[in-house]
RNA sequence: GCAUCGGUAGUCAAGCGGUAAGACACCACCCUGCCACGGUGGAGGCCCGGGUCCGAAUCCCGGCCGAUGCA
Numbered sequence: 001g002c003a004u005c006g007g008u009a010g011u012c013a014a015g016c017g018g019u020a021a022g023a024c025a026c027c028a029c030c031c032u033g034c035c036a037c038g039g040u041g042g043a044g045g046c047c048c049g050g051g052u053c054c055g056a057a058u059c060c061c062g063g064c065c066g067a068u069g070c071a
Stems, first nucleotide, its partner, number of pairs: 001070007010024003018054001026042005047063005
C1' cells in the first nucleotide's frame, strides 16, 4: 500500500430497513441477625461526516480506529 472482517452501555454481546434483546457490573428495595447467594425494579449505548429512503444501528460513499491475510 491492497483485500477481508469488525467498531452498539463501564465490560461482553444480539440485531440485517420500522424507535436496540440479553449477561456481568452499577443504583434502590426485598430476603438475612450480618455478609454472600437469590428476587423485584431502575439508570445507562449504535465510532465520525455525508447520501439513499416515508423511515437507517442496518443499505451506499468518505474518514478514523482495531484484527487478520497479502505485498